[in-house]
Context: one part of a larger RNA
RNA sequence: UGACGGGGGCCCGCACAAGCGGAGGAACAUGUGGUUUAAUUCGAUGAUACGCGAGGAACCUUACCCGGGCUUGAAUUGCAGCCGAACAAUCCAGAGAUGGUGAGGCCCUUCGGGGCGGCUGUGAAGGUGCUGCAUGGUUGUCGUCAGCUCGUGCCGUGAGGUGUCGGCUUAAGUGCCAUAACGAGCGCAACCCCUCUCCCCAGUUGCCAUCGGGUAAUGCCGGGCACUCCGGGGACACUGCCACCGUAAGGUGCGAGGAAGGUGGGGAUGACGUCAAAUCAGCACGGCCCUUACGUCCGGGGCUACACACGUGUUACAAUGGCCGGUACAGAGAGCUGGGGCUGUGCAAACAGCCUCCAAUCCCUAAAGCCGGCCUCAGUUCGGACUGGGGUCUGCAACCCGACCCCACGAAGCUGGAUUCGCUAGUAAUCGCGCAUCAGCCAUGGCGCGGUGAACACGUUCCCGGGCCUU
Numbered sequence: 001u002g003a004c005g006g007g008g009g010c011c012c013g014c015a016c017a018a019g020c021g022g023a024g025g026a027a028c029a030u031g032u033g034g035u036u037u038a039a040u041u042c043g044a045u046g047a048u049a050c051g052c053g054a055g056g057a058a059c060c061u062u063a064c065c066c067g068g069g070c071u072u073g074a075a076u077u078g079c080a081g082c083c084g085a086a087c088a089a090u091c092c093a094g095a096g097a098u099g100g101u102g103a104g105g106c107c108c109u110u111c112g113g114g115g116c117g118g119c120u121g122u123g124a125a126g127g128u129g130c131u132g133c134a135u136g137g138u139u140g141u142c143g144u145c146a147g148c149u150c151g152u153g154c155c156g157u158g159a160g161g162u163g164u165c166g167g168c169u170u171a172a173g174u175g176c177c178a179u180a181a182c183g184a185g186c187g188c189a190a191c192c193c194c195u196c197u198c199c200c201c202a203g204u205u206g207c208c209a210u211c212g213g214g215u216a217a218u219g220c221c222g223g224g225c226a227c228u229c230c231g232g233g234g235a236c237a238c239u240g241c242c243a244c245c246g247u248a249a250g251g252u253g254c255g256a257g258g259a260a261g262g263u264g265g266g267g268a269u270g271a272c273g274u275c276a277a278a279u280c281a282g283c284a285c286g287g288c289c290c291u292u293a294c295g296u297c298c299g300g301g302g303c304u305a306c307a308c309a310c311g312u313g314u315u316a317c318a319a320u321g322g323c324c325g326g327u328a329c330a331g332a333g334a335g336c337u338g339g340g341g342c343u344g345u346g347c348a349a350a351c352a353g354c355c356u357c358c359a360a361u362c363c364c365u366a367a368a369g370c371c372g373g374c375c376u377c378a379g380u381u382c383g384g385a386c387u388g389g390g391g392u393c394u395g396c397a398a399c400c401c402g403a404c405c406c407c408a409c410g411a412a413g414c415u416g417g418a419u420u421c422g423c424u425a426g427u428a429a430u431c432g433c434g435c436a437u438c439a440g441c442c443a444u445g446g447c448g449c450g451g452u453g454a455a456c457a458c459g460u461u462c463c464c465g466g467g468c469c470u471u
Base pairs, nucleotide, nucleotide: 005471007470008469009468010467011466012465013464015460016459019423020422021421022420023419026315027314028313029312030311031310032309033308034306035305042053043052064301065300066299067298068297069296070295076124077123078122079121080120081119082118083117084116087104091100092099093098106115107114108113126290127289129288130287131286135284136283137279138278139277140275142273147186148185149184150183151182152181153162154161155160166177167176168175192267193266194265195264197235198234199233200232201231203229206225207224208223211222212221213220238261241255242253243252244251245250317416321375322374323373324372325371326370327369335362338357339356340355341354342353343352344351345350382413387408388407389406390405391404392403393402429452430451431450432449433448434447435446
């Protein structure tokens, strides 16, 4: 000077408390440990690993295993030599890679050659091999916590201190006052984006108040741009006004005005640094290692195993419910080997034909909700695992190992021990919809979108984490 204390003082945070809903018990999905295996590729491991890298493992991916091949090599490129258009249907062998067969099959030219390709030699190759404790870059975390420093001056022999301490205040080292300090920088805040209100401009694919036409019905048509909306621009909020408290900064108010009130709500934004934190397997890169193999191509298998243990989820255990019929209301986003409609076939998944949308034009009926009916507390009309049979689709191919549909089968489960997690408002809870990846999909995951819509906070003694001062 720091760090630490079951030292002290002050303060904060869904940290506790007060509430609401979960996890821990069940079945299944998924990740991990362990075990197994020819291989179950590798990495991530308290918080800060475990629905994580992976925003798509049947082949491919793929890095692993077994087997079959190649060796200037799968890709790129320089030089030298030789040869030939390149390319290649077909057929044969083969698991394929590959090998053989080879119908067919050139351009430019200054006639030297060149383009393109093959072979041989050679120089570069190639490596998801090792080291994240050699590194760059990027990331997690403390933490969106309020801190971390510098110049000059002053103090101290010096390390260093002061400033940054003290009082008040703030979400904040945010300000005010005081002051051997005076200033400044990186952080805070603001400037950026979305959202909430209003105004102006613009008016099609959007809208329909007024006028006219038309229909079984519909902005369907003429017309219009008022409204909604879309997209540009602008305004608005600043403790500005009032009252009270305070020297001030500021605080309080079921004060005013206002769509919004004291940072309006949300996002982006992460200081100096910590953990030799993570990543050599995104990429880059030093060193080391392999070079007829630790490179590379292919077929098959594996990453999907299963006495078990843990994490994260989904579905339930039911009546605030389940089933059946009728009926209402979104937002965001994607769409041409794509999205959808109609007709026909089928119980359905789906298929066939026609039509429509390159989209404010089509997709576009959301579900919970509401209305009516059945069920009457039961392992049930709850629950849907597992299994049998039959099918549909994608794809070269669903055996290992896909999704979906129909019929049958109907398991565990009657609210879950110790313990533990999230959340303070349009939040929790609950309900559906969309997107990325993608042929298909193991998505119950991730990222978004809207609908319905709560309860509670006395308080800071205690648990956890953090800030300042002090010992």